[in-house]
Context: one part of a larger RNA
RNA sequence: UUUGGCGUAAAGUGUCUGUAGGUUGCUUUUCAAGUCCAUCAAAUCCUAGAGCUCAACCCUAGACAGGCAGUGGAAACUACCAAGCUGGAGUACAGUAGAAGCAGAGGGAAUUUUUGGUGGAGUGGUGAAAUGCACUGAGAUCGAGAAGAACACCAACAAGUGAAAGCACUCUGUUGGGUCAUUACUGACACUUAGAGAUGAAAGCUAGGGGAACAAAUGGGAUUAGAGACCUUAGUAGUCCUAGCCGUAUAUGAUGGAUACUGAGUGCUAUACGUAUAGACCCAUAUAGUGAUGUAGCUAAUGCACUAAGUAUCCCACCUGGGAAGUACCUUCAUAAGAAUGAAACUC
Numbered sequence: 001u002u003u004g005g006c007g008u009a010a011a012g013u014g015u016c017u018g019u020a021g022g023u024u025g026c027u028u029u030u031c032a033a034g035u036c037c038a039u040c041a042a043a044u045c046c047u048a049g050a051g052c053u054c055a056a057c058c059c060u061a062g063a064c065a066g067g068c069a070g071u072g073g074a075a076a077c078u079a080c081c082a083a084g085c086u087g088g089a090g091u092a093c094a095g096u097a098g099a100a101g102c103a104g105a106g107g108g109a110a111u112u113u114u115u116g117g118u119g120g121a122g123u124g125g126u127g128a129a130a131u132g133c134a135c136u137g138a139g140a141u142c143g144a145g146a147a148g149a150a151c152a153c154c155a156a157c158a159a160g161u162g163a164a165a166g167c168a169c170u171c172u173g174u175u176g177g178g179u180c181a182u183u184a185c186u187g188a189c190a191c192u193u194a195g196a197g198a199u200g201a202a203a204g205c206u207a208g209g210g211g212a213a214c215a216a217a218u219g220g221g222a223u224u225a226g227a228g229a230c231c232u233u234a235g236u237a238g239u240c241c242u243a244g245c246c247g248u249a250u251a252u253g254a255u256g257g258a259u260a261c262u263g264a265g266u267g268c269u270a271u272a273c274g275u276a277u278a279g280a281c282c283c284a285u286a287u288a289g290u291g292a293u294g295u296a297g298c299u300a301a302u303g304c305a306c307u308a309a310g311u312a313u314c315c316c317a318c319c320u321g322g323g324a325a326g327u328a329c330c331u332u333c334a335u336a337a338g339a340a341u342g343a344a345a346c347u348c
Stems, first nucleotide, its partner, number of pairs: 004319002007302002012316001014199004021192003025085004033078002035074005046062004051057001088189001089186004095179002100175007107151001111147008122133002160167002204245006213239002218234004256315006264293001266291007274283001297304002321348003331340003
């Protein structure tokens, strides 16, 4: 390397678009590259025996794997040529659901703070305290303003949506995708995808804003043998916005994508049709999604089980004892932090 594997033992790229490549529906025709069939004399070479006085030489018999090439054919399959088909795929028409994206406008509760009134000694915090705040009037309470951030209930344990990351106050504008149904159209236009491109939570970085609350770092108070911690009181980056960068996560369903097939009943969401009704709910059927049981089958077991980890086909990524190590070195990218690629000696 092959065989074998990849939910949990090593192993599915975070996700998508897509080039080369690989693979690829149905029918008829061409052709003969792949494929398949036949053939490829004798002598020569090798083995055994025999004949020339021996040998060379000659004769008889046997053996001659496997591969390649040559020649002549076959035409089912793959490829090629030409023509067609509609089931895969797509387009149009008519509906429909949604926290899908972007931009703009508006809203109320809460918090903090400013100011004014009432009032007058505590308040705050903890296991207990103290630091802290407070007679220059705190805390409490009632008015009036300001600011920033987040959107209670509805809300789902099994809801929805998006490729994933993710997405929820309300309204408006705009853009993308899905799904159901009907006919009509194109006629294999498909699947996967190395490299490439796009996107990608949080933290972090650059520049300019913003800064209510929370809060790494840091100061103080406690606790303790000590306390660089847990608790507490303050508090700066940051969290927020705009424009760029970074490119990683237990980026998880620890389960790559596509297609087909394979018992059963039972929830939720969307749609269509039928039924029902004053109109609905309900009920029946069929699609698309999302759950919980569970038969066969599979599995080391756990469990999975039409949303497969079952039965099959195609394509890609990845794995090969533990540690050293996702380290060293080279290279590429990045302002940096670092990211990507990625060993060995040695050791068990």
Molecule: small-subunit ribosomal RNA, central domain
Organism: Torreya grandis